[in-house]
RNA sequence: UCUCAUCCAGAGGGGCAGAGGGACCGGCCCUGUGAAGCCCCAGCAACCACCUCGACGAUCCGGCACGGAUCUCAGGGCAGGUGCUAAUUCCGUCAGGCGACGUGAUGUCGCCCGGCAGAUGAGG
Repeated sequence: UCUCAUCCAGAGGGGCAGAGGGACCGGCCCUGUGAAGCCCCAGCAACCACCUCGACGAUCCGGCACGGAUCUCAGGGCAGGUGCUAAUUCCGUCAGGCGACGUGAUGUCGCCCGGCAGAUGAGG
């Protein structure tokens, strides 16, 4: 840097440190009752890995009753590799649709859906 998948759930204590942080922007929040960062311990469970079980599934092999292997999918276990442990990715930005309110007109709000961007994982 590209592709794919997921992102409304879940999960905190201590030490050092000393003013910022929540990606940018606009909001709105968190923060000396201690932000960011570093270390130790703990926890959560998204992906990969491992294990078990299942399937009117797919492919292949065999002695073709049936059995075995691989792949795919779903559920579960484990917590090894990453990741994560305020608020829906905190909300919004761009496009479309629906509804309500209002205006001479421009509008305001809410919901749905799709995108952009971001984060994480896996593969290239």